RNA sequence: UGCGGUGUAGCUCAGUGGUAGAGCGGCCGGCUGUUAACCGGCGCGUCGCAGGUUCGAACCCUGCCGCCGCAG
Numbered sequence: 001u002g003c004g005g006u007g008u009a010g011c012u013c014a015g016u017g018g019u020a021g022a023g024c025g026g027c028c029g030g031c032u033g034u035u036a037a038c039c040g041g042c043g044c045g046u047c048g049c050a051g052g053u054u055c056g057a058a059c060c061c062u063g064c065c066g067c068c069g070c071a072g
Base pairs, nucleotide, nucleotide: 001071002070003069004068005067006066007065010024011023012022013021018055025044026042027041028040029039030038048064049063050062051061052060
């Protein structure tokens, strides 16, 4: 430098055009003499960044950035 993959919650990941989710973690409350366990409640998010297409974009297109791999 080129090609391919990948980027979504604190972590691991789903979601492939129509309300952003799961598990774990976290916070608040209940229970308990206390802790743990258990029960109830709360997503806790600029979907890497910018632009484009579309009535509508995490999703499609373009550029850029980070990471991984391959080639040179």
A computed fold for a 72-nucleotide RNA from a Vicinamibacterales bacterium, annotated as transfer RNA. NCBI's taxonomy places the organism under Bacteria, Pseudomonadati, Acidobacteriota, Vicinamibacteria, Vicinamibacterales. Its Rfam family is "tRNA". The family's RNA type in Rfam is transfer RNA. Model confidence (mean pLDDT): 81 of 100.